Description:
A computed fold for a 102-nucleotide RNA from Oceanobacillus indicireducens, annotated as SAM riboswitch aptamer (S box leader). Its mean pLDDT, the model's own confidence on a scale to 100, is 84. NCBI's taxonomy places the organism under Bacteria, Bacillati, Bacilli, Caryophanales, Oceanobacillus. Of the family's consensus pairs, 91% are formed in the model.
RNA sequence: UUCUUAUCUAGAGAGGUGGAGGGACUGGCCCUUUGAUACCUCGGCAACAGACUUUUUGAAGCACUGUGCCAAUUCCAGUAGCGUUAAGCUUGAAGAUAAGAA
Repeated sequence: UUCUUAUCUAGAGAGGUGGAGGGACUGGCCCUUUGAUACCUCGGCAACAGACUUUUUGAAGCACUGUGCCAAUUCCAGUAGCGUUAAGCUUGAAGAUAAGAA
């Protein structure tokens, strides 16, 4: 990097460095000099895999290890279908994360 499977309306922020963009892409909308994004420290959330404990063998618990995450539903939409004054509903694509494989 690609493929497969699962999940994505819950949850969880302070300080420091630094100084202009950022929220994947496009459109919208929004965040941001009352300091964004990023990085560092500490803290926290969750429970995908491993370990451990229990087990009625279905699973449950724990949070030690490897990840992940801590503005807004993946911020909303993007394709297709239903429906409509307008809404809205379902589904898909794309994306993110985990595990496995190549």